[in-house]
RNA sequence: AGAAUUUGAUCCUGGUUCAGGAUUAGCGCUGGCAGUGGGCAUAACGCAUGCAAGUCGAAAGGGGUUCGUCCCCUUGGCAGACGAGUGAGUAAUAAACAGAUAACCUUCCUUCAGGUCAAGGAUAACCUAAAGAAAUUUAGGAUAAACCUGGAUAACAUUAUAUAGCAUAAGUUGUAUAAUUAAAAAUUUAUUGCCUGAAGAUGGGUCUGUUUCCUAUCAGCUAGUUGGUGGGGUAAAAGCCUACCAAGGCUACGACGGGUAGCUGGUGUGAGAGCACGAUCAGCCACGAGGACACUGAGACACGGGUCCUACACCUACGGGUGGCAGCAGCUGGGAAUCUUGGACAAUGGGCGCAAGCCUGAUCCAGCCACACUGCGUGAAGGAAGAGGGCCUUAGGGUUGUAAACUUCUUUUGCAAAUCAGUUAAUAAAUGAAACGAUUUGAGAAUAAGGGACGGCAAACUCUGUGCCAGAAGUCUCGGUUAUACAGAGGUCCCAAGCGCUAUCCGGAUUUACUGGGCGUAUAGUGUUGCGUAGGCGGAAGUGUAAGUCUAAUGUUAAAAUUCAGGGCCCAACCCUGAAACGCAUUGGAAACUGCACUUCUAGGAGGUUAUCUAAGGUAAGCAGAAUUCCCGGUGGAGGGGUUAAAUCCAUAGAUAUCGGGAGGAAUACCAAUGGCGAAGGCAGCUUACUGGGGUAUACCUGACGCUUAGGCACGAAAGCGUGGGGAUCAAAACGGAUUAGAUACCCGUGUAGUCCACGCCCUAAACUUUGGAUGCUCGUAAUUAGAGGUAUCAGUCCCUUUAGUUACUUAGCUAACGCGUUAAGCAUCUCGCCUCUAGAGUACGACCGCAAGGUUAAAACAGAAAGGAAUAGACGGGGGCUCACACAAGCGGUGGUGCAUGUUGUUUAAUUCGUAAGUAAGCGAUGAACCUUACCUAGGCUUGACAUCCCAGGAAUCCGAUGGAAACAUUGGAGUGCUCGCAAGGGAACCUGGUGACAGGUGAUGCAUGGCCGUCGUCAGCUCGUGCUGUGAAGUGUACGGUUAAGUCCGAGAACGGGCGCAACCCUCAUCUGUAGUUUGUAUUUCUCUACAGAGACUGCCUACGCAAGUAGGAGGAAGGUGAGGACGAUGUCAGGUCAGUAUGUCUUUUACGCCUAGGGCUACAGGCAUGCAACAAUGGUAGAUACAACGGGUUGCCAAGCGGCGACGCGGAGCUAAUCCCUAAAAUCUGCCUCAGUUUGGAUUGUAGUCUGCAACUCGACUACAUGAAAUAGGAAUCGCUAGUAAUCGCGGGUCAUCACACUGCGGUGAAUAUGUUCCUGAGCCUUGUACUCACUGCCCGUCAAGGCAUGGAAGCUGGGGGCCUUUGAAGAUCUAAGAUAUCUUUGCUUGGGUUUAGGAGGAAUCCAGUGACUGGGUUUAAGUCGAAACAAGGUAUCCGUAGGGGAAUCUGCGGAUG
Repeated sequence: AGAAUUUGAUCCUGGUUCAGGAUUAGCGCUGGCAGUGGGCAUAACGCAUGCAAGUCGAAAGGGGUUCGUCCCCUUGGCAGACGAGUGAGUAAUAAACAGAUAACCUUCCUUCAGGUCAAGGAUAACCUAAAGAAAUUUAGGAUAAACCUGGAUAACAUUAUAUAGCAUAAGUUGUAUAAUUAAAAAUUUAUUGCCUGAAGAUGGGUCUGUUUCCUAUCAGCUAGUUGGUGGGGUAAAAGCCUACCAAGGCUACGACGGGUAGCUGGUGUGAGAGCACGAUCAGCCACGAGGACACUGAGACACGGGUCCUACACCUACGGGUGGCAGCAGCUGGGAAUCUUGGACAAUGGGCGCAAGCCUGAUCCAGCCACACUGCGUGAAGGAAGAGGGCCUUAGGGUUGUAAACUUCUUUUGCAAAUCAGUUAAUAAAUGAAACGAUUUGAGAAUAAGGGACGGCAAACUCUGUGCCAGAAGUCUCGGUUAUACAGAGGUCCCAAGCGCUAUCCGGAUUUACUGGGCGUAUAGUGUUGCGUAGGCGGAAGUGUAAGUCUAAUGUUAAAAUUCAGGGCCCAACCCUGAAACGCAUUGGAAACUGCACUUCUAGGAGGUUAUCUAAGGUAAGCAGAAUUCCCGGUGGAGGGGUUAAAUCCAUAGAUAUCGGGAGGAAUACCAAUGGCGAAGGCAGCUUACUGGGGUAUACCUGACGCUUAGGCACGAAAGCGUGGGGAUCAAAACGGAUUAGAUACCCGUGUAGUCCACGCCCUAAACUUUGGAUGCUCGUAAUUAGAGGUAUCAGUCCCUUUAGUUACUUAGCUAACGCGUUAAGCAUCUCGCCUCUAGAGUACGACCGCAAGGUUAAAACAGAAAGGAAUAGACGGGGGCUCACACAAGCGGUGGUGCAUGUUGUUUAAUUCGUAAGUAAGCGAUGAACCUUACCUAGGCUUGACAUCCCAGGAAUCCGAUGGAAACAUUGGAGUGCUCGCAAGGGAACCUGGUGACAGGUGAUGCAUGGCCGUCGUCAGCUCGUGCUGUGAAGUGUACGGUUAAGUCCGAGAACGGGCGCAACCCUCAUCUGUAGUUUGUAUUUCUCUACAGAGACUGCCUACGCAAGUAGGAGGAAGGUGAGGACGAUGUCAGGUCAGUAUGUCUUUUACGCCUAGGGCUACAGGCAUGCAACAAUGGUAGAUACAACGGGUUGCCAAGCGGCGACGCGGAGCUAAUCCCUAAAAUCUGCCUCAGUUUGGAUUGUAGUCUGCAACUCGACUACAUGAAAUAGGAAUCGCUAGUAAUCGCGGGUCAUCACACUGCGGUGAAUAUGUUCCUGAGCCUUGUACUCACUGCCCGUCAAGGCAUGGAAGCUGGGGGCCUUUGAAGAUCUAAGAUAUCUUUGCUUGGGUUUAGGAGGAAUCCAGUGACUGGGUUUAAGUCGAAACAAGGUAUCCGUAGGGGAAUCUGCGGAUG
């Protein structure tokens, strides 16, 4: 200090998340020691048991006794108001800080002064009697005191009066007089008590100022309320209480109400400012089961005192009683969660006591808990055969890893012992719970490591398993068969007696912005100001003041904490000492600035006077012409109207058209504009009246009078509402007609509210410049509106200057960019309003306004990680421009109809093997399925296998048979023994057989794991790089522009200059010529043709025209002319395009089978659909006869001549040819005859019979021949294909495949056209531009209803619970008032009884507020593959949106006005 996350990428806005620190924490796994701290945050729920407050015999009486001055009971004194606990209540009766008390009290303690005289009276314990279960109570009797009551004395006390000084708002200090009020004794003779007064100290009471959470969807609150007077009351001021009087008091600087909360020192975090918190420790407050009350006392309305009520619990003999752990332990319960029913008063402190001492769950110690912080340890040194094991591996190795083993050493901690007159403030001694410390010794590496993570953020990587499953996840996301993201393992990283997770707070977050943000388009300028209140801010000069401001001193700011400096525990945590510290108050000083008071000024704010100008500014009245509609009349005679096209509609009862006359309402053409006016909304014929504003010029007057403005008042388009008019046009709704799948729409015809007027409401708009108002400052250019001034001029106009508006461009600057730019979105000041992720939602509830419609104000739950702005590159558009292409048009011929062939779908089947699918890919893989092929089916066989390598054993190989069988195969007979090394024995190579496993095999899966190859856009002209330049950036430029081209081809120009892949060319074939050569060609001759090889030729080179050029048009010459024709050649890329069945290949899968062999069958099935072809429908023909002319190719398992036979397919035959030598080898055309428009002498399907050929084999299932048969079809609907010249069309020929089989494919030549004016349209493509909510890129995105599941929420008849007030009633204790009584020496005391007031509580009632629940119901949100449409994004196919009104299943449609986003 930042990072991840919106996008294809970018910048910005903006949220979400993470890394840090912290905690009274909890949970998971793990756990050696020590020190210091901490430990019910929830039920202020309820509590068994024990303990937590007593003490004094030096106040008194009595009882007991072991005769020790010991114990107990009662009276009495002091203390039980401290200490300890808790945080329920409390938003001020509190707390903090600073003050006040001249408005007060203070036991014990200290100091000073004075006093302590003399009497009386009861009562407890105790005794007797009685009641009761108990608690306890009653009656009678006896008695003491420091108990109680009078009396005396007393002032510097208190009260009253008089008076003086000081001060004054109230007061205070003296003096004098009068009245009133005291006391307690004990003894050890030393003292200790008691009373009065004055001081001090300590501790309190009360009052004042400032500060202290959220909420305005709480805006008005208040009746003892505010004040006064009298009275009461208190320690003390005061409505504290009361009677009367007055009507006040508080409040937008937030009263009143609601919610939440103990406050502070401080703690956590943070750079700070802040934000959050208020455990432990310390100060204050409040409380003591819930509520009320007083008594005693110096002090309480009293935690371990009292009375009463309530709830709860316990005891009971049912009559009545008892209790209060928010003291310490402990228990139940609640909860994620928080300890021992321990020891001691030794220390510190408290109470009582003269003291000894007693009491003390305060406290000091210990126990439990890794809860936190801090420290220590779990060993150290050496040790490479880099052991073994694990994991990985490219199989070589790598890694774990000096790690281990092993050797040497050490002993903290732990274990086992011993010693010390040690330590727990000091001092002479004593005591000392619980502990601790120090020293010494012993054995022995011995007793001691885990947790989390490893995709990015964020340090750390591999293997295996799993297969959108199981699971992970803080966020982005991971997982669909190679997961560094799940699970396990190895390794690594981080921390370490801990480590992670969860929760919470601060930080990061400048993400509420004081420090320190914004508002044109991202969230944000109120509709507009007008007027304007409070408030905020405010021109120039001077004087005074000192509130703000600055400065100095003093006081205070408790201690602890924090910081700094020292010191003590071995260190640290921890502890000790010292210093510093905000703020507040008081006092003194300064006077620049602000404030306040006063005086003055006007050049320059603001206003006024004068002159002049200006405009659709406003209100009212009157008038005008054009047009629409309607009515009347004339003319006229068939249509009109309307639309893409129509129809509804009007019209022979006379429309439309046209002429004349009339009625009525609304709006004001041209002028007219980037114009003018107005605060905005808005305002437009002309005239008049009334009226508001603004500009300019020149002087004068006032003298800061100003700016802004919450709340408030007024205005406020259109639509809408009310009442009454008016009603021509237009026109929501409504009704027809069309369109459509539908059409509640768009289009057409009618048409009502409304549109208009008056009055009254409504109060909203894209009410927009999406830009609040005011003031000042800051380069220029141009135009325009309204004035003023000036030069020149006869004048007009032009021109120049200037003020106020309006508009376009632009510098600096600003901005995320777009853009703004003196009319700022620049630089500054003042002031108001508003914003803080998206959706829910401008919605619900509440309140206010409204006749209503609705408006204003305005949330939350739930859900998500985005939503958004500007710009960039693409893609797309039923956007635009330019251009091209057999794309259309112009033509020729087809397909689609018929028959057949082939393919395919579908169906069928034991199988009809597989792939391919919108098109480009259905005569495709397959350039050829009878067996084979063959992958499929049925059946029969084999299992190291049909095929490869290795090992073992045997045998040469091989050949000829036999039996069974469909064959494979099984069984079996015979022949034969070779080659090589070696003397031999024996070995080796090849081959065959058997065995054994490693394996072999798979046309099994995945083309979405791949290589390679291919298709396609497309032979379209594109694609890209380096350097430079522009931009914050993605990117752009280059490659846009003007021409030109088939072409990003070339030229010009240009912040670009160059390069590359493509284009073109280089290559092949053809056309012309030359040279060389001439076998088999040519009849003889190398002359021609021809063949082969090598060259030439064409380049816009030449001419004319146009043009800057590139180039284009025409011409000449030439065999060929503008790429001469054709081919090969296919950029970056797109389609997860195709192929695992050509081959290769990862992974998975199979192994007596998904492998292999064999026979037969199937791939050839057949209702139907589709695709590609062939043959036709005829006379441009058919048929018969006659007769010409090719080229490319192929051929020895072949092509096959002549000749002969057969009607023919073909057979016989055998010449020639391993090919320029031989063979295959033409048809259409041409000539002649017949046919004469018919289902024919067209057409040939189908079927029958008989044959030929190939082949082991033509049944399923071949081709061909002859004879016979002679189907459909008479030119093919919608639609659709090919082709621009030697092309289409037509005619035949060859080749590959191949035993046989070609209508397919691929080549070859013969004959040989028509048309193109052109680019409006259809299709596709390229470039530029534009819009975009698309980027998986329009097969995109996306809206709403309906249906289903989930979630939270609003309304709702009601139901339930709670809160604080109000009213009625009842009402305990206590207090107070009053009356009566008794007792008594007396008393305004006390006691008893009655009554009234107040009051806790109880009951009831009417409202009200807050919650919970609620049949049903409303919308919202969410959920891979539901329904209906297609509203938005492109001109989204009717531009969209805003307001309003009506309609409609729904998105939405329509009317009116508005915006351009």
Molecule: small-subunit ribosomal RNA
Organism: uncultured Candidatus Saccharibacteria bacterium